[in-house]
Molecule: Bacterial RNase P class A
Organism: Rubrivivax sp.
RNA sequence: GAAGCAGGCCAGACCGCCGCUGGUGCGAUCGUGGAAACACGGCACUGGAGGAAGGUCCGGACUGCACAGGGCGGCGUAGCAGCUAACGGCUGUCCACCGUGAGGUGAGGAUCAGAGCAACAGAGACGAGCCGAUUCAGUUCGGGUGAAACGGGCAAUCUCUACGCGCAGCAAUACCAAGUAGGCACACGUUGACCUGGCCCGGGGAGUGUGCGGGUAGGUAGCACCGAGCCGAAGGGUGAUCUUCGGCCCAGAGGAAUGGCGGUCACGGCGGGGUCUGGCAACAGGGCCUGCCGCACAGAAUCCGGCCUAUCGGUCUGCUUCACAC
Numbered sequence: 001g002a003a004g005c006a007g008g009c010c011a012g013a014c015c016g017c018c019g020c021u022g023g024u025g026c027g028a029u030c031g032u033g034g035a036a037a038c039a040c041g042g043c044a045c046u047g048g049a050g051g052a053a054g055g056u057c058c059g060g061a062c063u064g065c066a067c068a069g070g071g072c073g074g075c076g077u078a079g080c081a082g083c084u085a086a087c088g089g090c091u092g093u094c095c096a097c098c099g100u101g102a103g104g105u106g107a108g109g110a111u112c113a114g115a116g117c118a119a120c121a122g123a124g125a126c127g128a129g130c131c132g133a134u135u136c137a138g139u140u141c142g143g144g145u146g147a148a149a150c151g152g153g154c155a156a157u158c159u160c161u162a163c164g165c166g167c168a169g170c171a172a173u174a175c176c177a178a179g180u181a182g183g184c185a186c187a188c189g190u191u192g193a194c195c196u197g198g199c200c201c202g203g204g205g206a207g208u209g210u211g212c213g214g215g216u217a218g219g220u221a222g223c224a225c226c227g228a229g230c231c232g233a234a235g236g237g238u239g240a241u242c243u244u245c246g247g248c249c250c251a252g253a254g255g256a257a258u259g260g261c262g263g264u265c266a267c268g269g270c271g272g273g274g275u276c277u278g279g280c281a282a283c284a285g286g287g288c289c290u291g292c293c294g295c296a297c298a299g300a301a302u303c304c305g306g307c308c309u310a311u312c313g314g315u316c317u318g319c320u321u322c323a324c325a326c
Base pairs, nucleotide, nucleotide: 001322002321003320004319005318006317007316008315009314010313012265013264014263015262016261017260018259020048021047022046023045024044025043026042030041031040032039033038050297054308055307057306058305059304060303061302062169063168064167065166069201070200071199072198074165075164076163077162078161079093080092081091082090083089094108095106096105097104098103109160110159114158115157116154117153126151130143131142132141133140173221174220175219176218183212184211185210186209187208188207194204195203196202229248230247231246232245233244234243235242236241267294268293269292270291271290272289273288275286276285277284278283
């Protein structure tokens, strides 16, 4: 210098004007809407998208059903050791395969329990036997083909083993509020209807189902967080990660806020001007000025940990191979 491998980080900055939305404090005790529950209204200060907020694939928190218990069935995972709240995630390592290498990939338990399967070729493909020679005797020897011919292979076919999983999900769920109320008819029901979201047990249990008729579908909490939280330092560990100390409080609607306009600068691409360097030249390269265009993927919806997928461009660290110079 060229070509690569692995892992991080950023995701334009600032100013002005106009808006949207959450919180806190103060003030008012009033006004508006509403049947009510409740919501909104003033001023000041202040918060307001992401590395994936995405796909909804996996795991948890949380909530209800019984503080979710036993059996059958079903589903999932699979070297070994560890991390973790948990995992199908992550880390280390062994083995196999790919790569010159840095590295990458792995659906890597069991075929001495049982079943099933094997293209083409071949007489015969999972059952043992078949063909030729030989022997008292399936007694001994040999056999082209084929991945595999008598002993094995495939578990990415069923199966077995070990471990894990009760079911449903924030439209969960709880409360408030005239109202999925109250009413009429029929059927079933403590000899248990119905619920426990596959079945049985077990448990709960006094109402349940259908039709007619009637009107409602509003509000608050869950839910915006002292949290498996974020940042920094020290220490243990090869590492995932753990411990201690210090600092911080960091979006939140409910038809769904996080925006729009203007300016300056930065970044990238294309073009023009002029200048410098190298070169005989053609030309190449670096600053400067300037015009136009571009600035990705995407957008929270109960929350968290992962995986996967999308992404203009910029930047940093470690390492490998090759070439050249000393």